[in-house]
RNA sequence: GGCUCUGUAGUUCAAUGGAUAGAAUAGAAGUUUCCUAAACUUUAGAUACAAGUUCGAUUCUUGUCAGAGCUACUA
Numbered sequence: 001g002g003c004u005c006u007g008u009a010g011u012u013c014a015a016u017g018g019a020u021a022g023a024a025u026a027g028a029a030g031u032u033u034c035c036u037a038a039a040c041u042u043u044a045g046a047u048a049c050a051a052g053u054u055c056g057a058u059u060c061u062u063g064u065c066a067g068a069g070c071u072a073c074u075a
Base pairs, nucleotide, nucleotide: 001071002070003069004068005067006066007065010025011024012023013022018055027043028042029041030040031039048064049063050062051061052060
């Protein structure tokens, strides 16, 4: 340099074009308890960036950025 894959809550993962983006875990508050832990209830939190296609994009297309893998070149 070329090719492929990945990028979504703090973390690990879902959601293959249809409207409220979910789950687990972690965080906060509450109930309970003498206190802590556990349990239960409630709560906040995310689509890497930009453009395009579409009535509608996490999803499809292009570019950029970041990461991983394979491969070529030898100045």